[in-house]
RNA sequence: GCUGUCGUAGCUCAGUUGGUAGAGCGUUACAUUGGUAAUGUAAAGGUCGGCGGUUCAAUUCCGCUCGUCAGCU
Numbered sequence: 001g002c003u004g005u006c007g008u009a010g011c012u013c014a015g016u017u018g019g020u021a022g023a024g025c026g027u028u029a030c031a032u033u034g035g036u037a038a039u040g041u042a043a044a045g046g047u048c049g050g051c052g053g054u055u056c057a058a059u060u061c062c063g064c065u066c067g068u069c070a071g072c073u
Base pairs, nucleotide, nucleotide: 001072002071003070004069006067007066010025011024012023013022019056027043028042029041030040031039049065050064051063052062053061
C1' cells in the first nucleotide's frame, strides 16, 4: 500500500428482504429474612463509531472516514 471482518446499554452479545431497539450479567428501589446472601417484582441506562447520500422513513442500503482484528504484498 491492497483486501476482508467487526464497531448496538457499564460488560458479553442478539436484532435488520428499511417501519417506535432487545436479552443475559451488572446497577438502583421495593418485597422476602432476626440480619446478609439467594430469590421475586419494578426502574434507570442507547445521538446503534463519526460525516454525508438515497428514501415518506436508515441500526439496516450506498459513499467517505475513524478505530479494531485478520490476510496479502